About this RNA:
The RNA shown here (transfer RNA) has 71 nucleotides and comes from a Candidatus Woesearchaeota archaeon. The coordinates come from a structure-prediction model, not an experiment, and the mean pLDDT is 83. It matches the Rfam family "tRNA". By type it is a transfer RNA. Rfam describes the family as follows. Transfer RNA (tRNA) molecules are approximately 80 nucleotides in length. NCBI's taxonomy places the organism under Archaea, Nanobdellati, Candidatus Woesearchaeota.

RNA sequence: GCGAUUGUAGUUCAAUGGCAGAAUGUGCGACUGUGGCUCGCAUGAUAGGGGUUCGAUUCCCCUCAAUCGCC
Numbered sequence: 001g002c003g004a005u006u007g008u009a010g011u012u013c014a015a016u017g018g019c020a021g022a023a024u025g026u027g028c029g030a031c032u033g034u035g036g037c038u039c040g041c042a043u044g045a046u047a048g049g050g051g052u053u054c055g056a057u058u059c060c061c062c063u064c065a066a067u068c069g070c071c
Base pairs, nucleotide, nucleotide: 001070002069003068004067005066006065007064010024011023012022013021018054025043026042027041028040029039030038047063048062049061050060051059
C1' cells in the first nucleotide's frame, strides 16, 4: 500500500427497516444484630459524518479505531 471482518450501557452479548433489550456492574430501598445472599426500584449505549427511506443498530458512501490476511 491492498483486501476481509468487527465497532451497541462501566463490562459481556442480543436486536429479520417499525418503542434499542438481557445478564452483570453501580446507586437507593426491603430483608439481617452487622455483613453477605435474595428481592424491588432506579441508572446508563448504537465509533464520527453524509446519503436512501414515511421510518436506519440494520441498506449505501467516506473517515476513524481494532483484529486477520496479502504484498